[in-house]
Context: one part of a larger RNA
């Protein structure tokens, strides 16, 4: 000089924009963040509505059987919950970041094409009965449903298996087309026209794996390696492969730095700098790891799964001691560490996302507000006039002059800000919902009207009011812009560096004046 997720010290008036635990990946009170579908399904605990046997009452009313109807707690399915969201501890190459390739692979949800949805059957939760237990929860009996399971029929371009024929490839082989023979599917719902189900083939998407090269320091780390380096066979995965196992051989890497230790998430990217480079990796995006520490698989297209599950381990709380239950590196909030880093806020209105035909539910994602000068930028604290120049302060060659200073007062004038008061329009495109044409007659189109705004009575603007509500920091030897007086007397002290103090200090500590920036000024401390 420029930069910072800064942080200290004095100061402080508005807006806009953007950031905000850089430390203990210490350890957490409470609440909330992942639910949705009754148009799969058995039902009815709770609400409302309907009918309403009946019982009580003179009657009014009450009480009350019926899932009957809207709907719906639990339970059965289904589809998500493997997205979003947070943090960087791990990791020096199993990530990244680039290229290339699988003749070695997967993909639910969406699209396209091509077929198919026949006919059966045995369970189980729920809910009742029983028992066990402080609870967490469990056990036993009996009953029943499906888009829950399990057979069966059917079915090739699927899948296996013997063939054959054509192209093709460097090569294991590879793409097509065939012939037989085997094997292999499904589920209904209702408003009847739609939405699901199934198989197959391609497609988009999303991932898996290989490979080449690039990516921190230290040789006062020089020799590592036994599944270790090939092979053969099996076995395993969606796939290749020591991934794994058996038996073979005996090799593989390394001064062009292996091994080993140290530090580290990487990149787009940021910050300086004329570049070259050098340093960072916060915020936003891409991608990796992680989820209390450590394994360990289940379920599923997809996970070894953050708010799943089972084990061991610390650690916290509950007990009737016999046993249980947690997992904020989600979002807010507490404690503790620290120089330091915010509300236990609103709304699903917009955008994404799950789930649903939709209505709509759910959504601490997201939007929006609140705190903090932390960073950038923008506005303002007031303009014009006013003297041979008050007052006070200073200082000085002192009846007086210089200075503060057009500064003030005064005198006219403006209203950004401020205070009262009024007060949109965008963000609502679309969704929905009624009508109403159209045609392809429907969960389809077009049109018209209505409805849906957290932010917010907020931006803004307009009347009215009144100079009103708004300036401070640092510094004055010299580097460097800015000087005198008093006080200290190597003292107190000051200091980035040089160096100021021992009685005329422009360097200290006051005072006046003066240079510098400016809602900021300075100091620290890290980078270039």
């Nucleotide at each position: 000089g420029g930069a910072u997720g800064a942080a200290c010290g004095c100061u402080a008036g508005c807006g806009a924009c953007a950031g905000g635990c850089c430390u203990a990946a210490c350890a957490c009170a409470u609440g909330c963040a992942a639910g949705u579908c009754g148009a799969g399904g058995g039902g009815c605990a709770g609400c409302a509505c309907a009918u309403g046997a009946g019982u009580a009452g003179c009657a009014a009313u009450a009480c009350g059987a019926u899932g009957g109807u809207g709907g719906c707690g639990a339970c059965c399915g289904g589809c998500g919950c493997a997205c979003g969201g947070g943090u960087g501890a791990g990791u020096a190459a199993c990530a990244c970041g680039u290229a290339u390739g699988c003749a070695a692979c997967c993909u639910g949800c969406c699209u396209g094409u091509a077929a198919g949805u026949g006919g059966g059957g045995g369970a189980u939760a729920a809910c009742c009965c029983g028992g066990a237990g402080a609870a967490a929860u469990u056990c036993g009996g009996a009953c029943u449903a499906a888009u829950a399971c399990c057979g069966c029929a059917u079915a090739a371009u699927a899948c296996u298996g013997u063939g054959a024929a054509u192209u093709u490839g460097c090569a294991u082989g590879a793409a097509u087309u065939u012939a037989c023979a085997g094997u292999u599917a499904a589920a209904u719902a209702u408003u009847u026209a739609u939405a699901g189900c199934u198989u197959a083939c391609a497609g988009a998407u999303g991932g898996g794996c290989a490979u080449g090269c690039g990516u921190a320091u230290g040789a006062u780390u020089a020799g590592a390696u036994a599944g270790u380096u090939g092979g053969u066979a099996g076995g395993g995965u969606a796939a290749c492969g020591g991934c794994c196992u058996a038996c073979c051989a005996a090799g593989u890497c390394a001064a062009c730095g292996a091994u080993c230790a140290u530090u580290a998430g990487g990149g787009g990217u940021u910050c300086u700098g004329a570049g070259a480079g050098g340093a960072a990796g916060g915020u936003c995006c891409c991608c990796c790891a992680c989820a209390c520490u450590g394994g360990u698989a289940c379920u599923g297209a997809g996970a070894c799964a953050c708010g799943g599950a089972c084990c061991a381990g610390a650690c916290u709380c509950c007990u009737a001691c016999g046993g249980g239950a947690g997992g904020c590196a989600g979002c807010a909030g507490u404690g503790a560490g620290g120089a330091a880093u915010a509300u236990u806020g609103g709304u699903c209105a917009a955008u994404g996302g799950g789930c649903g035909c939709a209505a709509g539910c759910c959504u601490g994602a997201a939007c929006c507000a609140g705190c903090c000068a932390u960073c950038c930028c923008g506005c303002g604290u007031g303009c014009a006039g006013g003297a041979a120049g008050a007052c006070g302060g200073c200082g000085c060659u002192a009846u007086g002059c210089g200075u503060u200073g057009u500064a003030a007062a005064c005198u006219g004038c403006u209203u950004u800000u401020c205070c009262a008061g009024g007060g949109a329009g965008a963000g609502a495109a679309a969704c929905u919902u009624g009508c109403g044409c159209a045609c392809g007659u429907g969960u389809u189109g077009c049109g018209c009207a209505a409805u849906u705004g957290a932010c917010g009575g907020u931006a803004c603007c307009c009347u009215g009011g009144g100079a009103a509500u708004a300036a401070g920091c640092a510094u004055c030897g010299g580097c460097u812009a800015a000087c005198u007086c008093c006080g200290u007397g190597c003292c107190a002290g000051c200091a980035g560096c040089c160096g100021c103090g021992g009685u005329a200090a422009u360097a200290c500590g006051g005072a006046g004046g003066a240079u510098g920036c400016g809602a900021g000024c300075g100091u620290u401390a890290u980078c270039c």
Background: A computed fold for a 528-nucleotide part of an RNA from an uncultured bacterium, annotated as small-subunit ribosomal RNA, 5' domain.